This is a predicted structure of a 503-nucleotide part of an RNA (small-subunit ribosomal RNA, 5' domain) from an uncultured bacterium. Its Rfam family is "Bacterial small subunit ribosomal RNA". Its mean pLDDT, the model's own confidence on a scale to 100, is 85.
Context: one part of a larger RNA
């Protein structure tokens, strides 16, 4: 000089576009962040037509509506947050899978036949304060389960190619076993079940690449490795039991600290050096630790389970929770905002759609935190006012600076129209918001830091090694340009200095 998610002091006038708990991965009230679907299902409340009936209170049937809750089907493993762990194939980057997987979507084949048996929901009954539970009874479904059929799909046996380091996995063909489904429909479609391919998404492997510390030097028993099994979508000591005795190290193993990784960002002329806030990829992780269950996918933030704290209800028996989503509390800190409006757009989830759902997202507050841009006017105006300050008492500065007189209206006030975002009609949270016209009136709007040398800027007073400066060198003990005021001057300006860091 640059540069910061900053913070601190004095100061402040708009507007655009960005940031915006860096500290305690401390603790949290409340609301709200994930549901949809009645074209899968059985039931059905209010309310409305309606028939019998009646003691006029009601009773009981048909349609019609569809709340609320259930069964069942997709979503909930995305989106959204945090960096606490992790020095690791975690990450970047190169490969490789002849070891893999993959719901919706797209593309081709083929098929969709006939049974059967339950159970929520609702009813009855009991238990408990609750949270909840238990038993009888009745019923559907694209829900559960069996038959049939079935090829290129799976297994078993064997046969022949080709490729390859290497075949049980690629291809061709034989034989045997085994294996599948679901209906809605408003007629327009939407599904279901099996192979094959594809896209995109993902597991695993694996060269090489990116921290300190040897005041860490020896490390290692599922440890290395084979053999067989288990297990997994798969390949492996991943696991397990038998065998062998391996296996890693000064090109730094093992231990110790400290740390999420990239794109990138700051900085420098490069090299380099520092850094990983916003935004994108990619990992972790969801009060702590640990399991799994469902699933095409998870050991799942707002799913279970257990186990620790820790808070909260309790009728003492026993229960209930998990903001590192979006807001906002309290603490903690130098320090970091609204318990705000929309689903209008874009994007997800659900539905054939109509929709509904979305603190994702679009705004909008609020904060000179940052960058960019505007504005506090503009012209004429005296050998030059008053006042302040210095003076050699002549003057000299402030200073065209004011004042006075002409001018604009960016901005401000008050009126008036008024949108683009909406790709066919409608349909805008932002918004009566940009923007446009018109009136008014210089009207609403400047500070900060410096002025002994580095470094641009002087004097006067007051103080007297006092009180105070201060980045370094250094000042100050009676004429102090250097402390503190004033008057003048220099710097930047809605900001100006300070402090912290990094180059």
């Nucleotide at each position: 000089g640059g540069a910061u998610g900053a913070a601190c002091g004095c100061u402040g006038g708009c507007g655009g576009c960005g940031u915006g708990c860096c500290u305690a991965a401390c603790a949290c009230a409340u609301g709200c962040a994930a549901g949809u679907c009645g074209c899968a299902c059985g039931a059905g409340a209010a309310c409305c037509c309606u028939g019998u009936u009646u003691u006029c209170g009601g009773a009981u049937g048909g349609g019609g509506g569809g709340a609320c809750a259930g069964u069942g089907g997709c979503g909930a493993a995305c989106g959204g947050g945090u960096g606490a762990g992790u020095a690791a194939c975690a990450c970047g980057u190169u490969g490789g899978u002849g070891a893999c997987c993959u719901g919706c979507c797209c593309c081709g084949a083929a098929g969709u036949g006939g049974g059967g048996g339950a159970u929520a929901a609702u009813u009855c009954c009991g238990c408990g304060a609750a949270a909840g539970c238990g038993g009888g009874a009745c019923u559907a479904a694209u829900a559960c389960c069996g038959c049939a059929u079935g090829a290129g799909c799976u297994c078993c046996a064997g046969a022949g190619g080709g490729u390859u380091a290497g075949a049980g996995g690629c291809c061709u063909g034989u034989g045997g076993a085994g294996g599948a489904a679901a209906g809605c429909u408003g007629c327009g479609g939407c599904g279901c079940u099996u192979c094959g391919g594809g896209a995109g998404g993902g597991g695993c492997c694996u060269g090489c690449g990116g921290c300190c510390u040897a005041u860490c030097a020896g490390c290692u028993a599922g440890u290395u490795g084979g053999u067989a099994g288990g297990g997994u979508a798969a390949u492996g000591g991943c696991c397990u039991a038998c065998c062998a005795a391996g296996g890693c190290g000064g090109a730094g193993a093992c231990g110790g600290g400290u740390a999420g990784g990239g794109g990138g960002c700051g900085u420098g002329a490069g090299a380099g050096c520092g850094u990983g806030g916003c935004c994108c990829c990619c990992c972790a992780c969801a009060a702590u630790g640990g399991a799994a269950c469902u699933g095409a996918g998870a050991c799942a933030c707002g799913g279970u389970c257990c186990a620790u704290a820790c808070u909260c209800c309790u009728a003492c028996g026993g229960g209930a929770g998990g903001c590192a989503g979006c807001a906002g509390u309290g603490a903690g800190g130098a320090a970091u905002a609204u318990u705000g409006c929309g689903c209008a757009a874009u994007g997800g989830g659900g539905g054939c759609a109509a929709c509904c759902c979305u603190g994702a997202c679009g705004c909008a507050g609020c904060a000179a935190c940052g960058c960019c841009g505007c504005g506090u006017g503009g012209g004429u105006g005296a050998a030059g006012a008053a006042g302040g300050c210095c003076u050699u008492c002549g003057g000299g500065u402030u200073g065209u600076a004011a004042a006075a007189c002409c001018c604009u209206u960016u901005u401000c006030u008050g009126g008036g129209g008024g949108a683009c975002g909406a790709g066919a009609c409608a349909g805008g949270a932002c918004g009566g918001u940009a923007c446009c016209c018109c009136a008014g009136g210089a009207a609403u709007a400047a500070g900060u830091c410096c002025c002994g040398g580095c470094u641009a800027a002087c004097u006067a007073c007051g103080u007297g090694c006092c009180a105070g400066c201060a980045g370094c060198c250094g000042c100050g003990g009676u004429a102090a340009a250097a402390c503190g005021u004033a008057g003048g001057g220099g710097g930047c300006g809605a900001g100006c200095g300070u402090u912290a860091u990094c180059c």